[in-house]
Context: one part of a larger RNA
RNA sequence: UGACGGGGGCCCGCACAAGCGGUGGAGCAUGUGGUUUAAUUCGAUGCUACGCGAAGAACCUUACCUGGGCUUGACAUCCCGCGCUACCCUGGGAAACUGGGGGUUCUCUUCGGAGACGCGGUGACAGGUGCUGCAUGGCUGUCGUCAGCUCGUGUUGUGAGAUGUUGGGUUAAGUCCCGCAACGAGCGCAACCCUCGCCAUUAGUUACCAGCAUUUAGUUGGGGACUCUAACGAGACCGCUUGGCUAUAAGCCAGAGGAAGGUGGGGAUGACGUCAAGUCAUCAUGGCCCUUAUGUCCAGGGCUACACACGUGCUACAAUGGCGUGUACAAAGGGGAGCGAAACCGCGAGGGGUACGCAAAUCGCAAAAAGCUUCUCUCAGUUCGGAUUGGAGUCUGCAACUCGACUCCAUGAAGUUGGAAUCGCUAGUAAUCGCGGAUCAGCAUGCCGCGGUGAAUACGUUCCCGGGCCUUGUACA
Numbered sequence: 001u002g003a004c005g006g007g008g009g010c011c012c013g014c015a016c017a018a019g020c021g022g023u024g025g026a027g028c029a030u031g032u033g034g035u036u037u038a039a040u041u042c043g044a045u046g047c048u049a050c051g052c053g054a055a056g057a058a059c060c061u062u063a064c065c066u067g068g069g070c071u072u073g074a075c076a077u078c079c080c081g082c083g084c085u086a087c088c089c090u091g092g093g094a095a096a097c098u099g100g101g102g103g104u105u106c107u108c109u110u111c112g113g114a115g116a117c118g119c120g121g122u123g124a125c126a127g128g129u130g131c132u133g134c135a136u137g138g139c140u141g142u143c144g145u146c147a148g149c150u151c152g153u154g155u156u157g158u159g160a161g162a163u164g165u166u167g168g169g170u171u172a173a174g175u176c177c178c179g180c181a182a183c184g185a186g187c188g189c190a191a192c193c194c195u196c197g198c199c200a201u202u203a204g205u206u207a208c209c210a211g212c213a214u215u216u217a218g219u220u221g222g223g224g225a226c227u228c229u230a231a232c233g234a235g236a237c238c239g240c241u242u243g244g245c246u247a248u249a250a251g252c253c254a255g256a257g258g259a260a261g262g263u264g265g266g267g268a269u270g271a272c273g274u275c276a277a278g279u280c281a282u283c284a285u286g287g288c289c290c291u292u293a294u295g296u297c298c299a300g301g302g303c304u305a306c307a308c309a310c311g312u313g314c315u316a317c318a319a320u321g322g323c324g325u326g327u328a329c330a331a332a333g334g335g336g337a338g339c340g341a342a343a344c345c346g347c348g349a350g351g352g353g354u355a356c357g358c359a360a361a362u363c364g365c366a367a368a369a370a371g372c373u374u375c376u377c378u379c380a381g382u383u384c385g386g387a388u389u390g391g392a393g394u395c396u397g398c399a400a401c402u403c404g405a406c407u408c409c410a411u412g413a414a415g416u417u418g419g420a421a422u423c424g425c426u427a428g429u430a431a432u433c434g435c436g437g438a439u440c441a442g443c444a445u446g447c448c449g450c451g452g453u454g455a456a457u458a459c460g461u462u463c464c465c466g467g468g469c470c471u472u473g474u475a476c477a
Base pairs, nucleotide, nucleotide: 001477002476003474004473005472007471008470009469010468011467012466013465015461016460019425020424021423022422023421026315027314028313029312030311031310032309033308034306035305042053043052064301065300066299067298068297069296070295073125077124078123079121080120081119082118083117087103088102089101090100106115107114108113127290128289130288131287132286136284137283138279139278140277141275143273148187149186150185151184152183153182154163155162156161167178168177169176193267194266195265196264199233201231202230203229204228208223209222212221213220237261240255242254243253244252245251317418321377322376324374326372327371333365335363338358339357344352345351384415389410390409391408392407393406394405395404431453432452433451434450435449436448437447
């Protein structure tokens, strides 16, 4: 100087407390451990692994296993020889890769040839998701959006160092004020950026419709007010001839005005560093290793196994409900090998055939759901719950057996609110309800977004956890 203390002081955070809803019990989904297996590819492992890499394993992917093939190779450059290809047809074989046979045949040209492409040969080489993340770059997690981390000059100490950065107030903040052997500065904080909330201006189609006509319908004429769209402004700064507190400062509490009030809400933004944290399997890369194999091609299987244990979720256990009827209101998105209307067929699979429209403020995906209305059920393992199983189908795709999603009929398991323990959340939040997107042929209870309905509680900081500053002790570095 740090680190640590079941030392002290001050302060903060859904840290506790006050509340609301969960997990832990059940069934299923998903990840992991374990076990099994020819293989169940690999990585991630307290917080900071476990719906994680994977924004989507039937084949492919795929790295694993079994079997069958190839050896200058699936891919690149160089050299030599030959050809005109590509492509199509076909025998064998369990299958594919591979092999054999036949036919057609590219561009430029100075007609010599050159180039692309294919075949064969030769070796230089290719190739490796093989090892080392404790050799590395890059990227990332975490403490933590915590308020810290440092430097120059000066001063001080023999020196390591100290000072500044401590102190008194204050703040979300090393934020600001005052003081002070310090005076300044940098990286962080804040602001500048995006978005939401009020208003004005400009503009008015594909959006809008107040008044005037018109229609089944903003449909049409028309309008430029309103909504909305999208560009540019304005607005908030503790700014105020306001009050109180305080050192008259910084600031705090209240008030006025205002759409908004004390960083207005949300996002992006992550200092010096810590964990030899994670990743050699995104990629790049040193070293080591393989080279008729640890490379490469193909078929089938596996990654989907299942006495069990754990994490994360979904659905429930019902009446604030289930089933049926009628009816209302979103936002944000994506659409051409795409979205696919209406009418028709089907009990249904947002299924089928046909097909208008739409590169979309125009057309369509699209039905929002909870809600409201009314009928029924009457507390039951039930008209709750839907697992499991049998049968019949739809769709995607060469192909749904291993191993897809969905529908219909039948079946109708556990489950009556969950031990010890434990998690999230302070407002348009929790809870609850549906909608969209990426990946994607198909496959979502996951992930990323969107809106609808919409609470309770916070006395307070004694205690638990984590963190910041000062101080003290130390046999630790």

Overview:
The part of an RNA shown here (small-subunit ribosomal RNA, 3' major domain) has 477 nucleotides and comes from an uncultured prokaryote. The full RNA is in RNAcentral, with records from ENA. The coordinates come from a structure-prediction model, not an experiment, and the mean pLDDT is 81.